[in-house]
RNA sequence: GAGCCAGUAGCUCAGUCUGGUUGGAGCGCUGUUCUUAUAAAGCAGUGGUCGGGGGUUCAAAUCCCCCCUGGCUCA
Numbered sequence: 001g002a003g004c005c006a007g008u009a010g011c012u013c014a015g016u017c018u019g020g021u022u023g024g025a026g027c028g029c030u031g032u033u034c035u036u037a038u039a040a041a042g043c044a045g046u047g048g049u050c051g052g053g054g055g056u057u058c059a060a061a062u063c064c065c066c067c068c069u070g071g072c073u074c075a
Stems, first nucleotide, its partner, number of pairs: 001074007010027004020058001028046006051067005
């Protein structure tokens, strides 16, 4: 220098292929029930500029372009 993959909640990841119904799951955190107390379990709550910018569209996490970060391969 070139190519490919990844970036979504505090953490691990779905969702992108095929744009549209409220952006989700598990873990975590907070409160509460239970218990002498803790843990476990139950219930309720808490969660996001979807890496950044721009474009297309009535509508973008999803399509297009540029950039940033990390990984792999080639040179």